[in-house]
RNA sequence: AAUGGGUAGCGGAUGGCCGCCUGUUGAAAAACGGGAGGAAAGUCCGGGCACCGCAGAGUAGGAUGCUGGAUAACGUCCAGGCGCAGUAAUGCGACGGAAAGUGCAACAGAAAAAAUACCGCCUGCAGCAAUGCAGGUAAGGGUGAAAUGGCGAGGUAAGAGCUCACCGCACUUUUGGUGACAAGAGUGGCAAGGUAAACCCCAUCCGGUGCAAGACCAAGCAGAAUUUCGCCUGAAAGGGCCUAAUGUGACUCGCGUUAGCUGAAAUUCGGGUAGGUUGCUUGAGGCCGUCGGUAACGACGGAUCCAGAUAGAUGGUCAUCGCUGGCUUGCCAGUACAGAACCCGGCUUAUAACUACCCAUUUUUG
Numbered sequence: 001a002a003u004g005g006g007u008a009g010c011g012g013a014u015g016g017c018c019g020c021c022u023g024u025u026g027a028a029a030a031a032c033g034g035g036a037g038g039a040a041a042g043u044c045c046g047g048g049c050a051c052c053g054c055a056g057a058g059u060a061g062g063a064u065g066c067u068g069g070a071u072a073a074c075g076u077c078c079a080g081g082c083g084c085a086g087u088a089a090u091g092c093g094a095c096g097g098a099a100a101g102u103g104c105a106a107c108a109g110a111a112a113a114a115a116u117a118c119c120g121c122c123u124g125c126a127g128c129a130a131u132g133c134a135g136g137u138a139a140g141g142g143u144g145a146a147a148u149g150g151c152g153a154g155g156u157a158a159g160a161g162c163u164c165a166c167c168g169c170a171c172u173u174u175u176g177g178u179g180a181c182a183a184g185a186g187u188g189g190c191a192a193g194g195u196a197a198a199c200c201c202c203a204u205c206c207g208g209u210g211c212a213a214g215a216c217c218a219a220g221c222a223g224a225a226u227u228u229c230g231c232c233u234g235a236a237a238g239g240g241c242c243u244a245a246u247g248u249g250a251c252u253c254g255c256g257u258u259a260g261c262u263g264a265a266a267u268u269c270g271g272g273u274a275g276g277u278u279g280c281u282u283g284a285g286g287c288c289g290u291c292g293g294u295a296a297c298g299a300c301g302g303a304u305c306c307a308g309a310u311a312g313a314u315g316g317u318c319a320u321c322g323c324u325g326g327c328u329u330g331c332c333a334g335u336a337c338a339g340a341a342c343c344c345g346g347c348u349u350a351u352a353a354c355u356a357c358c359c360a361u362u363u364u365u366g
Base pairs, nucleotide, nucleotide: 001362002361003360004359005358006357007356008355009354012321013320014319015318016317017316018315020035021034022033023032024031025030037337041348042347044346045345046344047343048342049210050209051208052207056253057252058251059250061206062205063204064203065202066080067079068078069077070076081095082093083092084091085090096201097200101199102198103195104194118141119140120137121136122135123134124133125132126131149167150166152164153163154162168190169188170187171186172185173184174183175182176181214278215277216276217275223269224268225267226266227265228264229263230241231240232239233238242260243259244258245257246256247255285306287302288301289300290299291298292297322335323334324333325332326331327330
C1' cells in the first nucleotide's frame, strides 16, 4: 500500500420566518419545557400487564435438542467442544438416538443391507479350434450419489483379514477437564452401510384470549323462540343425590356455577348504542462512573424524566455549511432505508455516505 475478517459509532449541522401536537404552574393572560428509529418494519419468538377459568390430572398436539453459564423469560445471548468451509483472521451448523421398530434411496446395476456374481481371474474335463460343462473366487473392471472396512507387503491354483504392520472399529482402562470432549495404553481379525428439516424413541418445556384486553360514566331500544324443571333429610336456613344447561385451545375424567315452579336459569334469533374519561407512559427503563466476571451480564453510586396522538401531531421555506462524485478549479449533481399508537427483551429483513479500533494474508521499502 492492496485485499479480506471482526467490533463499535453516526446516519446530517446552524440560523431566520411561519406552522402543528403536548406537559407543569396559573382563574385567565402567560411563563418554563418536550416532540418519530437503528431498525419504529415483519408479527417470527419470549414476557410485563389485564381478564376468564377451584386455575387439577391424563391423552392427543406443539416447541427445543452437544456442554457449561447469563437472563424476568426465550427458539435469544456468552464461553467452550465437535464437524464443515477458508492459506488465515473468521464464518456456519435442524449438533440426542440407526443394535427398539417401520419406511425410503427413481433409473442403472448381478446385487441397495445380515444384499449378490454381469464382465473377468484360477483349476479340471471335452474339443483341431472357436467354445461348452463343473468347481473355486470377490483382488481387477463395469453400473451407480453410495457396492462386502482402507492402504502396503507377504501368501495363494487364482484370490480373500488368509497372515503381518499402520489406520479405522469394538471392548477394557490411564491421565487432564465441572462437562461436552481430548491425549494415550492393552486385548480382539473384528462389521447388520446411509437416511430421523422420514415416521418413530428419549429428555426438557407449554392454560387461553389479548389494549379492538380491561375499568368507569352518559345515552338508548324491542322483543321473540327453544330446553329443563324430580327425590331424600331438616322446624327453617341449608345439605345430599339426580336432571338440564354452562365454565377463554381440542378430547376424557375431576372440580365448580345456575335453575329445578307460576316463576327462574341457560341457549338461539332479532333490535339499540358505537359518545366521553381512563388504561397511556416512572420503566425487568435509558445515560455517566466504580467494582466483579474471559464474556454475556451483575452489584453499588450519581445526575435526571426523555412523545402520548386518536383519522391520528413531530413540519414547510430561505440562507450558510458538512459529506460524496464529476470536471471546464469554479460550477454542476447527489445526500440511504424509512415514521411511534399499551410497554419491554430478542431474532429476521432493508440501508447512500462517513469515522474509529483490532486481526489475517500478500507485496514493497528501511